[in-house]
């Protein structure tokens, strides 16, 4: 000071004017705990809300237990409500290296497939080599040459030429030591005819799981006993007030089916801290309450400032001009994959220079 | 929101791991025939949504992404 690698965070701040949504106050009207009207208060879209690829929470339905079929996963060990996800590690792969990919169980249960080309792809002998003869026989699979793939693979020795035909070394199979929780690794041993390969994101076999629909699922209402909304007992607390409003009693209001209401927002939930584990994450303790909409709400303007980039200048800095990513919750969560302009912030490699 | 399909010459369609140089029909374009058109008949151009991966070899197996269409209420 370049070039990389494997993370975490932000992704527009603030005022004001005016305009939405929900909750609760407070005041007017009025058919009076309703309903209009107004006034403040508090709280209002994501890291991906996205695609619907996966698991489940929860609602229906089936179902006596067990199993068939199809259907997912697939080295080992762990987390997790689970999951086809995460953590951590074995093996093989790529990379100089930090580090990155792997749908990664079994071809000695069986059954297919290896097309063209090549002489031959479950079985051989096209060109070469040799040896004897001369339209031919015998030996060979080291060499050519077809293919993705040709009878373990390198060197040496030895042969008429050649081969595990002999030795090494290394693969391959068998037996058994050690290390590890496994996956696996590391040595010793014996084997030379050492059982052609290769493909299961090919049918299959083994191990583990797996029932179906989906919140637009489902439930409730026409006098109300259902729901919603208010008031009251009552708890907190900063005690004019403010927030909850449980179990459950009691009083009052409204609306009407192409409708209203209700599942709907307190959760396998969010921050911080000890303690444990490499870690993913767990125990414990303390503190928050953070949208619930139904054609579907957070927006419009005005100024200051941030960041980018361009130009100019007196080049520490200051003007002007522009631009500012990917996108909007619809039952709720845990994970995956895709889109992203641009900052910051430390670990960690590899090159080059200086001290 | 959710829950199921599909994408092959201009257009409609067949295939389903090596036969594909990807087939048939309309259409286009040229030749034959015919006063001319038109009907016939011959030739000839023109595609596997895109992307990875599995396998010697993908249009087919598998994963993803774009793009269309149905259903539910």
């Nucleotide at each position: 000071u370049g070039a990389g690698g494997a993370a975490a965070a932000c992704g527009g701040a603030c005022a004001a004017u005016c305009g939405c949504u929900g909750g609760g106050c407070c005041u007017g009207u009025u058919a009076c705990u309703g309903a209009c009207a107004g006034g403040g208060u508090c709280a209002g879209a994501g890291g991906a809300a996205a695609g619907u690829c996966c698991g489940a929470g929860c609602u229906c339905c089936a179902c006596u237990c067990g199993g068939u079929a199809g259907g997912a996963u697939g080295c080992c060990c762990g987390u997790u409500a689970a999951c086809g996800a995460c953590g951590g590690g074995g093996c093989g792969g790529g990379g100089c290296g930090a580090c990155c990919c792997g749908a990664c169980g079994g071809a000695a249960a069986g059954u297919g497939c290896c097309a063209c080309a090549g002489a031959a792809a479950u079985a051989u002998a096209c060109c070469g080599c040799u040896g004897c003869a001369u339209u031919g026989c015998a030996g060979u699979a080291a060499g050519g040459g077809u293919g993705a793939a040709a009878u373990g693979g390198u060197g040496a020795g030895g042969u008429a030429a050649g081969a595990g035909c002999u030795c090494a070394c290394c693969g391959c199979a068998u037996g058994g030591a050690c290390g590890g929780u496994a996956a696996c690794g590391u040595g010793c041993a014996u084997g030379g005819u050492c059982c052609a390969g290769g493909u299961a994101a090919a049918c299959c076999c083994c191990a583990u799981c797996u029932g179906g629909a989906g919140c637009a699922a489902g439930g409730c209402c026409u006098a109300a006993u259902a729901g919603a909304g208010g008031u009251u007992a009552u708890c907190g607390g900063u005690u004019u007030c403010c927030g909850a409003g449980a179990c459950g009693g009691a009083c009052c209001u409204g609306g009407g089916u192409u409708g209203g209401c209700u599942g709907c927002u307190u959760g396998a939930c969010c921050c911080u801290c000890c303690c444990g584990g490499c870690a993913a994450c767990g125990u414990g303790a303390g503190g928050g309450c953070u949208a619930g909409a139904u054609a579907g709400a957070u927006g419009a303007u005005u100024g200051u400032c941030a960041u980018u980039c361009c130009a100019u200048u007196u080049u520490c800095a200051a003007u002007g001009g522009a631009a500012c990513a990917c996108a909007g919750a619809a039952c709720u969560c845990g994970g995956c994959u895709u889109a992203u302009a641009g900052u910051u912030u430390g670990c960690c490699u590899c090159a080059g220079u200086c001290u | 929101g959710c829950c199921c399909c599909c994408a092959u010459c201009g257009u409609c369609u067949a295939g389903g791991g090596g036969c594909c140089u990807a087939g048939g029909a309309c259409g286009c374009a040229g030749c034959c025939c015919u006063u001319u058109c038109a009907a016939g008949g011959c030739u000839a151009a023109a595609a596997c949504c895109g992307g990875g991966g599995u396998u010697c070899g993908a249009a087919u197996c598998c994963c993803c992404g774009u793009g269309g269409g149905g259903g539910c209420a």